[in-house]
RNA sequence: CUCAUGACGAGUGGUCGAGGGACUGGCCCGAUGACACCACGGCAACCGGUUGAACACGAUUUCAACGGCAGGUGCCAAAUCCAGCCCAGGCGCCAUUGGCCUGGGGAAAAUGAG
Numbered sequence: 001c002u003c004a005u006g007a008c009g010a011g012u013g014g015u016c017g018a019g020g021g022a023c024u025g026g027c028c029c030g031a032u033g034a035c036a037c038c039a040c041g042g043c044a045a046c047c048g049g050u051u052g053a054a055c056a057c058g059a060u061u062u063c064a065a066c067g068g069c070a071g072g073u074g075c076c077a078a079a080u081c082c083a084g085c086c087c088a089g090g091c092g093c094c095a096u097u098g099g100c101c102u103g104g105g106g107a108a109a110a111u112g113a114g
Base pairs, nucleotide, nucleotide: 001114002113003112004111005110011040012039013038014037015036019029020028021027023084024083025082026081041076042075043074046072047071048069049066050065051064052063053062054061080108085105086104087103088102089101090100091099
């Protein structure tokens, strides 16, 4: 840089001791010890594996199923916690380029594969 995915799921113990949830705003988590690290456990199914199917056959590729699939990652508060930019619809104020709600798309970040 490209592609794919995300409202599912899955925690105990120990060490440390003050911030943490990427950023900004909000809202949360946290001395009843968060976050992080370590051990063990678990979830999931991206890669890999197994089986089957399709293309005349093989290879390659594609599709489907399987976690009672070795292994490589990942993950185990909250929708990726919500929003941020754009569009559509609605509400409401005397009124506004502003506010609130709902939906869609995007951006960004995360993870995997290349």

A computed fold for a 114-nucleotide RNA from a soil metagenome, annotated as SAM riboswitch aptamer (S box leader). The sequence is in RNAcentral, with records from MGnify. The model forms 94% of the base pairs in the Rfam consensus. It matches the Rfam family "SAM riboswitch aptamer (S box leader)". Rfam links the family to the GO term regulation of gene expression. Its mean pLDDT, the model's own confidence on a scale to 100, is 80.